[in-house]
RNA sequence: UCCAGGUCCCGGAGGGCUUUGGCCCACCAACUCCGCCAGGGCCGAAAGGCAGCAACGGUACGUGGAGCCCAUUGUUGCUCCGUCAGGCCUGGAACA
Numbered sequence: 001u002c003c004a005g006g007u008c009c010c011g012g013a014g015g016g017c018u019u020u021g022g023c024c025c026a027c028c029a030a031c032u033c034c035g036c037c038a039g040g041g042c043c044g045a046a047a048g049g050c051a052g053c054a055a056c057g058g059u060a061c062g063u064g065g066a067g068c069c070c071a072u073u074g075u076u077g078c079u080c081c082g083u084c085a086g087g088c089c090u091g092g093a094a095c096a
C1' cells in the first nucleotide's frame, strides 16, 4: 500500500425498556358543584307555592390501581438492512 473480516460512525425499519399524559376501574364534595329534596322554615283564608339543611344520586379536583390501547420523553440499549467517505482492531499478500 492492497485485500478480507470485525467494530465504531451515519441513515432506515422492527420490537423491548423508560418519562409524562390520556383512556379504564375504585375511592373521593357537611357548606363555598349539580340534581332531587324527608323533617323543619317562610308566604297564603285555603288550594298551593317559595327557599332549602340532612340523607341519596351524579360529577369535578385529588388519591390509589390496572393495562400497554393512544400519544409522548429518551447523553436507553437489541435485531435486521443500507451507504463505504472515514477511525480502530485482526489476518493475509506485496513493497521498503
Stems, first nucleotide, its partner, number of pairs: 001093008010082005016076001017074001020071003024065004033058003041050003
Predicted 3D model of a 96-nucleotide RNA (Bacterial small signal recognition particle RNA) from a Gemmatimonadaceae bacterium. Lineage of the source: Bacteria > Pseudomonadati > Gemmatimonadota > Gemmatimonadales > Gemmatimonadaceae. Rfam family: Bacterial small signal recognition particle RNA. About the family: The signal recognition particle (SRP) is a universally conserved ribonucleoprotein involved in the co-translational targeting of proteins to membranes. It is annotated as a non-coding RNA gene. A reference for the family is Rosenblad et al. (2003), "SRPDB: Signal Recognition Particle Database", Nucleic Acids Res. The model forms 96% of the base pairs in the Rfam consensus. A source record names the gene ffs. Its mean pLDDT, the model's own confidence on a scale to 100, is 77.